[in-house]
This is a predicted complex of two RNAs, RNase P RNA and transfer RNA, with 470 nucleotides together.
Parts: sequence; C1' cells; structure tokens
RNA sequence: CCGGGGAGCCGGGCAGCCGCGAGCAUUUCGGUGUUCGAGGAAAGUCCGGGCUCCGCGAAACAAGGGUGGCGGGUAACGCCCGCCGUGGGCAACCACAGGGAAAGUGCCACAGAGAGUAUACCGCCGAUGGAGCCUAAAGCUCACAGGCAAGGGUGAAAGGGUGCGGUAAAAGCGCACCGGGGCUCUGGUAACAGCGCCCGCAUGGCAAACCCCACCCGGAGCAAGACCGCAUAGGGGUCUCGCGCUGAAAGGCAGGAGCGUUUCGCUCCGAGAGGCCCGGGUUGGUUGCUGGAGCGGCGGAGCAAUCCGUCGCCUAGAUGAAUGGCUGCCACUGCCGAUACGGUCCCGCAUGGGAUACCGUCGGUGGUACAGAACCCGGCUUACAGGCUCCCCGGCACC
RNA sequence: UGCCCCGUCCUCUAACGGUAAGAGAGCGGACUCUGACUCCGUCAAUCAAGGUUCGAAUCCUUGCGGGGCAU
Repeated sequence: CCGGGGAGCCGGGCAGCCGCGAGCAUUUCGGUGUUCGAGGAAAGUCCGGGCUCCGCGAAACAAGGGUGGCGGGUAACGCCCGCCGUGGGCAACCACAGGGAAAGUGCCACAGAGAGUAUACCGCCGAUGGAGCCUAAAGCUCACAGGCAAGGGUGAAAGGGUGCGGUAAAAGCGCACCGGGGCUCUGGUAACAGCGCCCGCAUGGCAAACCCCACCCGGAGCAAGACCGCAUAGGGGUCUCGCGCUGAAAGGCAGGAGCGUUUCGCUCCGAGAGGCCCGGGUUGGUUGCUGGAGCGGCGGAGCAAUCCGUCGCCUAGAUGAAUGGCUGCCACUGCCGAUACGGUCCCGCAUGGGAUACCGUCGGUGGUACAGAACCCGGCUUACAGGCUCCCCGGCACC
Repeated sequence: UGCCCCGUCCUCUAACGGUAAGAGAGCGGACUCUGACUCCGUCAAUCAAGGUUCGAAUCCUUGCGGGGCAU
C1' cells in the first nucleotide's frame, strides 16, 4: 500500500432573527424576563422486570405456554461474558433452537428388487450337490438346487471407510489404520479432552412431529389504578298525599310476580305526584408522572460480562400532543469548470521548456441520513447519508 | 397508547410436510343475424427474507402490510 476480520463512537458546529412546550419570577393581565427542552434506535412490540389492580392460605400436583452444551453475570431474561463441541474460512474470525431417536407412537412422497424385524432387479459364483458330453477318471458344459452382496442401478438416505489377506465368488470372515461404542485412569467446578484396554460394529434420519427429561411462568395492563364539581336522564331507600271492589278499620274478594312437580299452599306487590338521602357512572378535570436496577470521573476485584467504594451532576413530561424554520460563516462530501501556483508526468547537463484537471488550490452549484418521547427500566431485532478511532489477519514492496 | 387476529391467482374459497385445486371474472374460439346462455381452450397466486427438513403454502424466527378490540 492492497484485501479482509473484530470492537467502539459521532451522526454537523458557531452567530443572528423569527417561532413552539414546560417550570420559575414579575406584571399596568396585553405581556416580559430567565432556565430547561428527543434517540441510538424514542421504532417493531419480540422477550424480561418494576409499578398498579384483580384472583389466591403456603407448598406441591394437573392443564397450558416457554427455555434447552457447561460455568458465570444480572432484579430478571429467550440477554450478556468466558469456555466446550460441531461446521465454514489459508488466517484473523464467523455461524449453531447445541438435551433425549436402545421409553413409546408416528412419518420417510416419487423412484427403486429392497425404506426399517432390511433387500436381491441387473450382476458375480456355482467350490459342494444335481443334470449333460465322455467307457470311466480328469476335464468341459448347463445355471437346476443353491451361495454372495464386491460391482452396476434407484434414491435425500441402502446396516461403517481404505488397503492387504482370504475365497468358487464374496463378506469384519481375519488383520492394519481411520471412524464408532463400552470401561478404567488422568486433567478440568463442569461441558469435555487425553492415555490405555476391550468390543468386529449390535439399534438410519426427523423431536422448529407427538412425546420423554430438567428448569421457569397466576391473570391483566397507565385507556392499569385513585380522586372530584355542576347539570340532564335513569336506579335504590325512606317520608307525606294518594292507591281495583267492599268495609269505619282490621280483614275478605279479584289481579300480578316468585317458590314448591300439580291440585293447592306460602310469601311478596299495587295508578301517580312531591321532599330528603344513597350509590353506580359517561364526557371533562386532577393524579399516577418522572430522581432512576440514573449519568459522569477516579480507585479497586475479575480474562470478561459485571460488581464494590468514593466524589460530582440533575438530564423532556406534552395530552391532538412542544423540541422547528430562515440567513451568514465554517466542517464533510457529490458534480461542473478554471488556471497551470504546488505535487505528478515528459524533454533537457542545467537556468528552464512542455503536458495534464489525477491530488492539493480557486470559483460555481447541490447534499448532510434513519427517524420523533407518551408510565418507567434491562435487552433483542429492524432502519440509518456520511464520518472517525483502536486492535488483529493474509498478501506485496522496501529497510 | 396498549392488546389481539389475519395474509394463497383480479375476486371468493380449497389443499395429511410430498405435482398448489375449484368457482366466478378476464382473454381467444365455437354456437347465433347480433347479444345473453351453453361448450372448448388459455392466462394468472402461496406477503418478503432467513432457518429446520431429503423436501415448506403448511413448522420456527424476523420484517412488511391489513383488520379488530379497549376510552
């Protein structure tokens, strides 16, 4: 210098003018002054908590849902850190829903002989037995009994792989190495790794299919929840007047409703008007409402995530919803142009001469993202013009 | 603001994890003097991107879009 990997940060600055929201002060009630005023994602609402209400003796079980290597961090997590294993990359490094398939059930289309207690289509062999040629033996032929799974073929997947031996042909049939399984020991908190011995290999894949194992979870959400004035309509209680027929009244008769299966019995009720009281509750208002698992500096523990100590700071609370706009200068950057001032290139010993808009320079013009708090916090995910810093890997060149 | 649900041709519906099917509409043709009806043919889709799996419309994750409920 080129290419790549990882981590973190910024995401315009200054000035003037105009404007918006909130707090405080002041006011002649018209205003005025002063202070503060979005984000790394405020977003998606995908997880976890705080807070509030409801439910509920506690715990445990069941149902439903979720998580899933090991250890640590945390208020908690599906997040983060470290490590392990597998896979990818020359490497830095990256990815992984990464428990269990000998608990059981289920699925594996099409193709294929055979798809799960494996199988035999083509093929190979036919040593042995059989048949034929042959007088017979030997030999040859057939491929009948049968043997094999090496090779071919199907498929995503066909019951270890390579090599040697072995055989009629073959085959873990035997052996060596690799792979796999089991046991002991060693190291490690553990996942796991390593040495040794044994087993010829015995149970293919799918659990983001049901399921099993371990662990976690009560439900709803600030439109949660709490409080409040007036008016209107409606509800309940009580008092007064009044209240089907008869009766002075109590009561009787008639009616309606409820309960008991019915006859029937029991209980309760009575048109309406007015006064007082009560509770629920809509719109609206107040509250919840912003000082908190807070931010920054320093020191310490730890590989790290993170934790501890100490000092300092206050940093939005709107409710149809404020936090913006214009101008100038600067910064970064795209495009166009200019001169050849510097760099660069060519000629020349040299003063110098020439070429060029590639870089700097000058001039003009344009751009500066994604996006906007709404109870708060920890994460994840997604979007983002452009820029900066640090560390690491590979290659080339030079010293 | 919070919570919940759903995405398959132009429209309405199907589809055990195994070739995306049907009806209407559209287009072309036949029938008819013409149109309708009818018949034949044709066109056309799994919201997007990743993952699990031999294989995904279906299972999982994230995003996008649409709808509903609560005052």

Rfam match: Bacterial RNase P class A. From the family's description: Ribonuclease P (RNase P) is a ubiquitous endoribonuclease, found in archaea, bacteria and eukarya as well as chloroplasts and mitochondria. It is annotated as a ribozyme.